[in-house]
RNA sequence: CUCUUAUCAAGAGCGACUGAGGGAAUAGGCCCUAUGAAAGUCCGGCAACCAGUGAGUGAUCAACUGACUAAGGUGCUACAUCCUACAAAGUGCAUUCUGCACUUUGAAAGAUAAGAG
Repeated sequence: CUCUUAUCAAGAGCGACUGAGGGAAUAGGCCCUAUGAAAGUCCGGCAACCAGUGAGUGAUCAACUGACUAAGGUGCUACAUCCUACAAAGUGCAUUCUGCACUUUGAAAGAUAAGAG
């Protein structure tokens, strides 16, 4: 870097150094930011995956659910992955064609973990 699987509406910083932008990409929005952005380092915190134990459901295989116990490897630590874009369905308003708004679902893309190449 690529592929596969799973998860992504929860949780967790008015901290220090630093000094200008940032919230993945493109576009449209909307927010954050010298009452210090992002990145990096340090110190805190959170608990998703990877380990183990036993319990429940079950077709007693698999799988799923929640609990406990370490411990490290990453990860995370504003706003739902900040919202929308693609497709389908429903509802409402207007209504000649048709348009607008809201809701739900599924994709696409992204992020994280594990495995494989």
Molecule: SAM riboswitch aptamer (S box leader)
Organism: Lysinibacillus sp. 2017